RNA sequence: GAAAACGGCAAACCCGUCGAAAGGCGGGGACGCAAAGCUACGAGGCUACCGUGGGCUCCCCGCCCGCCACGCCAGUCGAGCCGCCGAA
Numbered sequence: 001g002a003a004a005a006c007g008g009c010a011a012a013c014c015c016g017u018c019g020a021a022a023g024g025c026g027g028g029g030a031c032g033c034a035a036a037g038c039u040a041c042g043a044g045g046c047u048a049c050c051g052u053g054g055g056c057u058c059c060c061c062g063c064c065c066g067c068c069a070c071g072c073c074a075g076u077c078g079a080g081c082c083g084c085c086g087a088a
Base pairs, nucleotide, nucleotide: 001085008033009032013028014027015026016025017024018023031075037081038080039079041078042077043076044073045072046071051067052066053065054064055063056062
C1' cells in the first nucleotide's frame, strides 16, 4: 500500500527517579506516527562534568567567556537490520 480490520507506539505538559547538563527510565497524558521497531555508520542537532585557551585576581581559590564528545538525540534526514495486517 485500502479513508479496511485486529492491534501497536506516544509529543508537549505534570509527578517520581538517575545524570554536571543534554537527556534517559517509570507513572499519568495524547501532538502525532505505517516502521514514532532496532543500530550513532554518514550528514545534522543538543549538552560541556572533565580537559583546554583566555579574562577578573599579586597568586591560589572562585567566577565569567570561547573551544572540545569521550555524553546524548533513531519523533531531523540518509543508510543498514528486523517485522504486524494485507483487499483490488